The RNA shown here (transfer RNA) has 84 nucleotides and comes from a Clostridiales bacterium. Model confidence (mean pLDDT): 81 of 100. It was read from a public genome assembly. It matches the Rfam family "tRNA". The source organism's lineage runs through Bacteria, Bacillati, Bacillota, Clostridia and Eubacteriales.
[in-house]
């Protein structure tokens, strides 16, 4: 240089003929149980406003198509891999 792929919470990883983003599992935070612990169990566990209810924003990054995008087009960044 051309080509093929990949990128989602703190971490691994799911969601593919567009339809409630975060399933499971680590980790971690309260709580139960214990004389204490561990283990087990429950419950939380992206961001931002909000006294709550709840709203809004979120998939690498900027656009674009649609009623609606992780998922479909453009371009660009990274990284892994083939060709030269």
């Nucleotide at each position: 240089g051309c080509c093929c792929g990949a990128a989602u919470g703190g971490c691994g990883g799911a969601a593919u003929a567009g339809g409630u983003a975060g399933a499971c599992g680590c980790a971690a935070a309260g709580g139960a149980c214990u004389u204490a612990a561990a283990a087990u169990c429950c419950u939380u566990c992206g961001g931002a406003g909000g006294u709550a209810a709840c709203u809004c924003c979120g998939u690498g990054c900027c656009g674009g198509u649609u009623c609606g995008a992780g998922u479909c087009c453009g371009g660009c960044u990274u990284c892994g891999g083939g060709c030269a």